[in-house]
RNA sequence: AGAGUUGGUGGCUAGGGUUCCGACGUCGCGAGGCGUGACUGGUCCGAGAGCUGCCGCCGGUGGGGAGACAUCCCGCUGGAUGCACGGCGGGACAAAAGCCCGGGAGAC
Numbered sequence: 001a002g003a004g005u006u007g008g009u010g011g012c013u014a015g016g017g018u019u020c021c022g023a024c025g026u027c028g029c030g031a032g033g034c035g036u037g038a039c040u041g042g043u044c045c046g047a048g049a050g051c052u053g054c055c056g057c058c059g060g061u062g063g064g065g066a067g068a069c070a071u072c073c074c075g076c077u078g079g080a081u082g083c084a085c086g087g088c089g090g091g092a093c094a095a096a097a098g099c100c101c102g103g104g105a106g107a108c
Stems, first nucleotide, its partner, number of pairs: 007055006015045002020042002022039001023036005056081001057079008083103001085106001089101003
């Protein structure tokens, strides 16, 4: 100096807004209508740098098949599977966000 790998996914949470429900206000005989998310909430969205499960991967190891090794099959076990400060602005869904742009721009 160059190349490859450093993974995927479910549940949950931090957080988020307001489509629906509810709440509150208001109109209405009523069914319902309108407004409010500086309305606690339910549905909903939701983390690269949060938690956790499973799978993959890597290491060790037990057993099986004709077979010492490689390889294949069925298990057990270990792995911080490294490190990770981060705008502005834009995007989607009803809308917003630690979602996506993005391990970006930048900083060290």